[in-house]
Molecule: Bacterial large signal recognition particle RNA
Organism: Solirubrobacteraceae bacterium
RNA sequence: CCGUGCUAGGCGGGGAGUUAGCGGUGCCCUGAACUCGCAAUCCGCUCAAGCGGGGCCGAAUUCCCUCCCGAGGGGCGUGUCGCGCGGCACGCUCCGUCGGUUGGGGCGUUGAGGGGCAGGGUCCCCAGCGAUGUUGGUCCGCGAACCAGGUCAGGUCCGGAAGGAAGCAGCCUUAAGCGGGUGCCGGCAGGCGCGAAGGGAGUCCCCUGACCGGAGCCCCGGCCGACGGCGGCAACCGCACGUCAGGCUUCGAAGCUGGGUGCACGG
Numbered sequence: 001c002c003g004u005g006c007u008a009g010g011c012g013g014g015g016a017g018u019u020a021g022c023g024g025u026g027c028c029c030u031g032a033a034c035u036c037g038c039a040a041u042c043c044g045c046u047c048a049a050g051c052g053g054g055g056c057c058g059a060a061u062u063c064c065c066u067c068c069c070g071a072g073g074g075g076c077g078u079g080u081c082g083c084g085c086g087g088c089a090c091g092c093u094c095c096g097u098c099g100g101u102u103g104g105g106g107c108g109u110u111g112a113g114g115g116g117c118a119g120g121g122u123c124c125c126c127a128g129c130g131a132u133g134u135u136g137g138u139c140c141g142c143g144a145a146c147c148a149g150g151u152c153a154g155g156u157c158c159g160g161a162a163g164g165a166a167g168c169a170g171c172c173u174u175a176a177g178c179g180g181g182u183g184c185c186g187g188c189a190g191g192c193g194c195g196a197a198g199g200g201a202g203u204c205c206c207c208u209g210a211c212c213g214g215a216g217c218c219c220c221g222g223c224c225g226a227c228g229g230c231g232g233c234a235a236c237c238g239c240a241c242g243u244c245a246g247g248c249u250u251c252g253a254a255g256c257u258g259g260g261u262g263c264a265c266g267g
Base pairs, nucleotide, nucleotide: 001267002266003265004264005263006262009057010056011055012030013029014028015027020046021045022044023043024042034054035053036052037051038050063260064259065258068255072251073250074249075248076247078245079244081242082241084239085238086237087236091233092232093231094229095228096227097226098225099224100223101222102221103220104219105218106217107216114212115211117209118208119207120206121205122201123200124199125198128194129193130192132189133188134187135186136185137184138183139180140179141178142177148173149172150171151170156165157164158163
C1' cells in the first nucleotide's frame, strides 16, 4: 500500500418554550434525513444517552474537533408615527352664579330697601250683553185643468118675454207649498268674545292705595377672588398597545476551511 472480516461511531441538527436542570414528544427554523411502538396534570435521565424492538452503513464525501460565513430564534436599549389612559390641572380660555373693590349714571328724608294690610292683575262658577250658526215670523217673487175666490166673452139651462141660474177658457187675486234676501223681531245651540252685576279660590310676582319704619336701592363697565359647567384649547411628562427604522447582546441550522480517529488476518 492492497484485500477480507470486525469494532468505536453514525443513520439529522438548531431556536424558543417546558423543566431544578438535560434529552424527547408538541411549536418554529434549516432542508431531505432507516423503520415500528410510546410519551403533557407526559416519557426517560442526573452533567446528561429519549426509552423499547428491528434494519443498514462503518474508519471516512458519511465519525470527531475546528476557522469563516450565516437562515432563523431569544434578551435589552433607542428613535418615528398612530391610538388610548393618566399627570401637569379646573391650568388657560369661555359661560353662569356669588362676593369684594373701583368708575359712570339714575332713584331716595317731598321717605330707599324691607314689613304686614286692602283692592286689582291670576284661576273657577254664573246672570247679562255682543258676535256666530240654525230656525220661525215680517218682506219680495213664483204658485190651483176641475175638486179656491172674484169677474165671467162664447156656448148651455129655465122663461112667452122682461129676466134669471150654473159656469169653461181668459184676466185679476190668493191657500198650501217653493224660492230669494238677512234689514227688523222671536226661539234654540256652544271648544267664541266682553264681563268693575255677583259668588268662591289664591298670592306678595306685578300695579294701586293708605300704614309701620328710617337710609339706602337700581343699572352699565373695569379689576380681583370663590364656586359650578355635557363648552373650547394646545404644549410638556409618564404608562400601555400597535406600525416602521435601527443598535447592542446571545444561541445558532445548512454551507465552507483545516485537522484528528482503530482491531484482527492474509498478500